[in-house]
């Protein structure tokens, strides 16, 4: 540089254009003598910028960041 892929809560991963969700982590009770473990209940994100639409995580430009391939 050129083609491909991909970038979501601390992490891993999902999401027919229509309230963002699962697991683990972790915040607070319960339960134990404590600590696991088990029950219950919160918080916690869509890489940045523009445009389509009533309505973008999904679709278009473009820009940065990772993997692979080519050279």
């Nucleotide at each position: 540089u050129g083609c491909g892929g991909g970038g979501u809560a601390g992490a891993a991963u999902a999401a027919u254009g229509g309230u963002a969700a699962u697991u683990c982590g972790u915040g607070c009770g319960g339960u134990u003598c404590u600590g696991g473990u088990c029950c219950g209940u919160g918080a916690a994100a869509u890489c940045g910028g523009g445009g389509u639409u009533c309505g973008a995580g999904u679709c278009c430009c473009u820009g940065c960041c990772c993997c692979g391939c080519a050279g």